[in-house]
């Protein structure tokens, strides 16, 4: 320096271009027990790494940048 790939909650991944971005684990509340923890009920939390473009609409498709990780040189 080339060339691929990831970047979405505290973490750990879903998430065809079309409602309020989902789940598990953690955290908070109840509840249950003598009590702890397990278990059941509810909550509450991310505008999707940055900027730009394309489109009636972009997390999702294009380009450009940063991080990291791999091959290669």
């Nucleotide at each position: 320096g080339g060339c691929g790939g990831u970047a979405u909650a505290g973490c750990u991944u879903a998430g065809c271009g079309g409602u309020u971005a989902a789940a598990g684990c953690a955290c908070g509340g109840c509840u249950c027990u003598c009590a702890u923890a397990a278990g059941g009920c509810c909550g509450g939390g991310a505008c999707c790494c940055c900027a730009a473009g394309u489109u009636c609409a972009a997390a999702u498709c294009u380009u450009g940048g940063u991080a990291c990780c791999g091959c290669c040189a």
Molecule: transfer RNA
Organism: Candidatus Nanoarchaeia archaeon